[in-house]
RNA sequence: AGAGUUUGAUCCUGGCUCAGGAUGAACGCUGGCGGCGUGCCUUAGGCAUGCAAGUCGAACGGGCUAGUUUACUAGUCAGUGGCGGAAGGGUGAGUAACGCGUGGGAACGUACCCUUUGGUAGAGUACAGCUCGCCGAAAGGCGGGGUAAUACUGUAUAAGACCGAAAGGUGAAAGGGCUUAACCGCCCGCCGAAGGAGCGGCCUGCGUCUUAUCAGCUUGUUGGUGGGGUAAAGGCCUACCAAGGCAAUGACGAGUAGCUGGGCUGAGAGGUCGGCCAGCCACAAUGGAACUGAGACACGGUCCAUACACCUACGGGUGGCAGCAACCGGGAAUCUUGGACAAUGGGCGAAAGCCUGAUCCAGCGACGCCGCGUGGGGGAAGAAGGCCUUCGGGUUGUAAACUCCUUUUGUUUAUCAUAAUGGUAAAAGAAUAAGCACCUGCCAACUACGUGCCAGCAGCCGCGGUGAUACGUAGGGUGCAAGCGUUAUCCGGAUUUACUGGGCGUAAAGGGUUGCGUAGGCGGUCUAUUAAGUCAUUAUUCAAAUCUCUUCGCUUAACGAAGAAUCGGGUUUUGAUACUGAUAGACUUUGAGUCUUGGAGGGGUAGCCGGAACUUGCAGUGGAGCGGUGAAAUGCGUUGAGAUGCAAGGGAACACCGAUGGCGUAGGCAGGCUACUGGUCAAGUACUGACGCUGAUGCACGAAAGCUAGGGGAGCGAAGCGGAUUAGAGACCCGCGUAGUCCUAGCCGUAAAUGAUGGACACUAGAUGCUUGGUCUUAAGGCUGGGUGUCGCAAGCUAACGCGUUAAGUGUCCCGCCUGGGGAGUACGACCGCAAGGUUAAAACUCAAAGGAAUUGACGGGGACCUGCACAAGCGGUGGAGCAUGUGGUUUAAUUCGAAACAAAGCGAAAAACCUUACCAGGGUUUGACAUGUAAGCUGCAAGCUUUUAGGAAACUAAGAGCCUUCUUCGAGAGUGUUUACACAGGUGCUGCAUGGCUGUCGUCAGCUUGUACCGUGAGGCGCACCCUUAAGUGGGUUAACAAGCGCAACCCCCAUCCUAUGUUAAUUUUCAUGGGAAACUGCCCGCUAAACGCGUGGAGGAAGGAGGGGAUGACGUCAAGUCAGCACGGCCCUUAUGCCCUGGGCUACACACAUCCUACAAUGGGUAAAAACAACGGGUUAUGCAACUUGGUAACAAGAAGCUAAUCCCUUAAAAUUACCCCCAGUUCGGAUUGAGGGCUGAAAUUUGCCCUCAUGAAGUUGAAAUCGCUAGUAAUCGCGGAUCAGCAGGCCGCGGUGAAUACGUUCUCAGGUCUUGUACACACCGCCCGUCAAGCCAACAAAGUUGGGAGAGCCCGAAAUAUCCUUUUUUAGGGUCCUAAGGCUAGCCCGGCGAUGGGGACUAAGUCGUAACAAGGUAACC
Repeated sequence: AGAGUUUGAUCCUGGCUCAGGAUGAACGCUGGCGGCGUGCCUUAGGCAUGCAAGUCGAACGGGCUAGUUUACUAGUCAGUGGCGGAAGGGUGAGUAACGCGUGGGAACGUACCCUUUGGUAGAGUACAGCUCGCCGAAAGGCGGGGUAAUACUGUAUAAGACCGAAAGGUGAAAGGGCUUAACCGCCCGCCGAAGGAGCGGCCUGCGUCUUAUCAGCUUGUUGGUGGGGUAAAGGCCUACCAAGGCAAUGACGAGUAGCUGGGCUGAGAGGUCGGCCAGCCACAAUGGAACUGAGACACGGUCCAUACACCUACGGGUGGCAGCAACCGGGAAUCUUGGACAAUGGGCGAAAGCCUGAUCCAGCGACGCCGCGUGGGGGAAGAAGGCCUUCGGGUUGUAAACUCCUUUUGUUUAUCAUAAUGGUAAAAGAAUAAGCACCUGCCAACUACGUGCCAGCAGCCGCGGUGAUACGUAGGGUGCAAGCGUUAUCCGGAUUUACUGGGCGUAAAGGGUUGCGUAGGCGGUCUAUUAAGUCAUUAUUCAAAUCUCUUCGCUUAACGAAGAAUCGGGUUUUGAUACUGAUAGACUUUGAGUCUUGGAGGGGUAGCCGGAACUUGCAGUGGAGCGGUGAAAUGCGUUGAGAUGCAAGGGAACACCGAUGGCGUAGGCAGGCUACUGGUCAAGUACUGACGCUGAUGCACGAAAGCUAGGGGAGCGAAGCGGAUUAGAGACCCGCGUAGUCCUAGCCGUAAAUGAUGGACACUAGAUGCUUGGUCUUAAGGCUGGGUGUCGCAAGCUAACGCGUUAAGUGUCCCGCCUGGGGAGUACGACCGCAAGGUUAAAACUCAAAGGAAUUGACGGGGACCUGCACAAGCGGUGGAGCAUGUGGUUUAAUUCGAAACAAAGCGAAAAACCUUACCAGGGUUUGACAUGUAAGCUGCAAGCUUUUAGGAAACUAAGAGCCUUCUUCGAGAGUGUUUACACAGGUGCUGCAUGGCUGUCGUCAGCUUGUACCGUGAGGCGCACCCUUAAGUGGGUUAACAAGCGCAACCCCCAUCCUAUGUUAAUUUUCAUGGGAAACUGCCCGCUAAACGCGUGGAGGAAGGAGGGGAUGACGUCAAGUCAGCACGGCCCUUAUGCCCUGGGCUACACACAUCCUACAAUGGGUAAAAACAACGGGUUAUGCAACUUGGUAACAAGAAGCUAAUCCCUUAAAAUUACCCCCAGUUCGGAUUGAGGGCUGAAAUUUGCCCUCAUGAAGUUGAAAUCGCUAGUAAUCGCGGAUCAGCAGGCCGCGGUGAAUACGUUCUCAGGUCUUGUACACACCGCCCGUCAAGCCAACAAAGUUGGGAGAGCCCGAAAUAUCCUUUUUUAGGGUCCUAAGGCUAGCCCGGCGAUGGGGACUAAGUCGUAACAAGGUAACC
């Protein structure tokens, strides 16, 4: 000191979260020692038991015991008496208060203590104890008798005491002890007076929490007089009089709370806390009251009431742990029924001493802080084991073992000392002593296995769906350490309440207008006085402890002791006077205002007038439609609409001027004229002389809609009705139409009331308009005021956008407002309102974001430009028929699998009868059909080849035969075969969403990037934009860019022309093949163009002209596109089976749907015949080929057979075309499906299931709906030929040549693509995002008939004890009454909660329903 988290990325705003410190803590795991501290935060709940306040015999009489006994002495005890039980100790309920803190004050008291002074004389009396009697269970009480005192009462004396103006009066005492023979003396006491110290009572300035959803409170209340009362001032109390007192600087009320020194945290300012220690206060079961006393309204005293508990003989009594321990209860949670008065302190006493749960110690608890230890040195075979591994090794790790050394702690022993704990010394022995959390990032620390959106983790972001460093375990590592983590709370980080130290155009935030104005805050120039603020200075105080510094003491530290000191606060003395304030005065004034003379204006209110348009009713003309829309319909119209002309009525709004213009505080204001009236500006510089600025509360104004009452009502037009549109249409569109819109009077008080920008003043470059004044020159123009705009890289500010003298710049003053999103501008309460509603204004709960600006993309039913057989213009098709092939579906034992919009579907498959084959049925087999290796056994010499028999469908099983016969060291050694066992083989099994490779597609579209420089806080931009051009990011011009790379083009191949060389199987200058070369570059001319590039149905030349035609070639990337079944490969799965072999079947099924072909429907045709027709690319025999030719057959073909390993031979007659004849528009001499019969070929095999031939049969079909495909020239169309695959099988595919068109105006539209621009709430990127109702679950709050609890008061009733007072009583005492009051009761309200059927909304919840409101012009712009 910061970090994580909103986004594809960025900057900002803004919240959430983390790292730090702390605690009277608690919980989890673990736990060796010592020191010092600390320990019921909850029920101020209840308390068994013990102890916590006594002491004095030197105040007194007496009892008892002991001694001695005449007397007495010692000890002890109940009582009288004195002092003390008001301190010490506990707790924090109450209290928002003179309670506390701090500083002052006057009207007081004071036992014990200190100082001074004076006195202490002489009498009397009673009551306890005691004794006798009586009552009671007890507690206790009553009566009679007698007794002492430092008990009580008089008398005397008395001061400087008290009362009184004075005279005068009032008014005290107590003795005891020691000593002595006694007096004297001494000590402790007693009484009066004065003073001191300390302590206490009272008054007072200032300070002291939250809430205004508490705004008015108060009757002893505020003051006075008399009286009373107190130690003392005082409404403290009382009678009378007056009507005051407090409050926005927050009274009164409500909530919460003991206050402080100080503690924690923080850089500080602050924030938070008030446990331990210390000061003050309050309280003592709850409430009230007084007595005694120096002191109390009294924790361990009294009386009364209440609740609770205990005893009881039922009559009555007793009690108060918030003292120390202990117990129960409550709670997450907090200790021993300990020791001692040795120390410190207190009470009593002359003292010894007694008492002291104050205190000092000990015990328990890791609760905290501090210190120590759990060993130290050496030790590599880097042991074993664990874990990982690329199998080589790495790591645990000098760690262990082993060896040497030491002994804190612990154990044992000795000794010294204490009330107790303890101190010192010695012995043996590495022994008795390590855990906890974490390891994705923040945040130090990584691998393996398991799991598979499961189990689980998580402080935030977030992990987990088969390779999880994030879950669980292990190994390893990191951090801290007798502790470590978690939870809770506080401060910090958070400048996230901002005094230090924030903001408000768009992120949250400027009030609708600040128009008037109160309080308040702030305020021009000069002079004087004062000295309140301010500054300096003096004195005093802010207890001690704490904090800081220094020194010292415990072995160190924590801890403790001594000394010192700062800042700051209060009061005070004496000064200073610049500034602020106060008082007084001045200003020939600059702020503000007044006056005079002029000016502009939709400023306001009221009245009068006007024309255009519209509409209505009447009359005329006229005669069929009008109106409306994308298209229509509803509607109006022959009872005469619409159209048109005249006259009339009505209401509302004011075209042109008119504008970026004017006026007004804002809302707002527009035909013309008149009246009344407000503001403003200029000039003059005459007058006043700071009169000013802002402005909480308040008053006033305040669009539209809405409300009340009365008018008015043409047009428009919520609601409503109807017509359309639509899946629906409660809308958009159309026809009607009521409130309303208008006027008068009154209410409402809100708007995206916006410049999303409060008001005032001053300062800080300019440029250019408009409007309204003045002035100079008057020609333009210059100068100077007010207002209103635009631009701006001046500066400056801003997150950016932008603002920029009309500031969002630089400053001053005043007001308002903000503090994450949602819930919510909502609930409750209050105020206002006729109502609608408005103003003020939360919380629970929930999320980790919500948001601003800008960037790059993508998208748009946004825009501009451009391209493409994309459309258009044409030609021919598909879709209809039959058939072929593929697919879906269905079926099946199986119909193997994959491919799915374009970019699957004559696709993988360039050939499914067996094989292929992956599928099904059945049969068979298990180291295997195939590869490598190990071990053992066996066999023969090989192996291998040929072959027989039996079973069988075959595979296979079983048994044989023949041919052949290796090397060798002669060992059955090598090698080989076979069997068994084991490693393993094998898998077309899964995952193309784990992958490689390959491929499709956008797209042969023109794009995609980089370096340096520059711009920007940054993401990014620029370069690559603009203009012209191109097929092209092709080239040129220009430019903060200059270059480069991958693409384009070219280089490569084929074709077209020519030259040349070589070659052969006929081609010789000529065909062909091979090699080399030439040729084309807008090179030349013309035109266009700013220029260049380039363009032109231009020209010349040329075989070819503007890329000559075609091919190969596919940038960065997109689609988790396709393929695990071509191959390869990670992981998973099978292993007598999901492997392998075989036979047969299936992949060829068939109601149907789709895709792609073929053949047709005919005459540009079909058939027949003849010949003078004309190609090119290709293929062909090792044993399988191509086969001429001849013969046979109608033919397919067969039988012979020359030639050819190919420029030689063969396939190989090309067909369409041409010619001649027939057909004559028909389901035909079209068409050929289907079926029958008979044949041919291949092949072991043709039934499922091949192809061909002949004869016969002769189906649908007469040009094809919606829709849709191909093609721009040697192309479409049409015609045939060849090849791969292949035993055989081609309508498919790949090639080849023959004949050979039509059309393109053009880019509005469809589709696709490119560039620029624009909007965006999209970024998984429009197949996006997202809203609301309904349905389900869950949660919190609100309302609610009511019900229940608590709190503070009010009125009334009743009223204990006590004080005061009165009466009775001879006195004491007792009894009775009065006033007041606690407690209790009744009543009506107020405040705060709990529960509550039901109701309305809200939040949340992977895959529910209905629509599609918003984001793009979101498909009707959105919003208030």

A computed fold for a 1424-nucleotide RNA from an uncultured bacterium, annotated as small-subunit ribosomal RNA. The coordinates come from a structure-prediction model, not an experiment, and the mean pLDDT is 82. Rfam family: Bacterial small subunit ribosomal RNA. Rfam links the family to the GO terms structural constituent of ribosome and ribosome.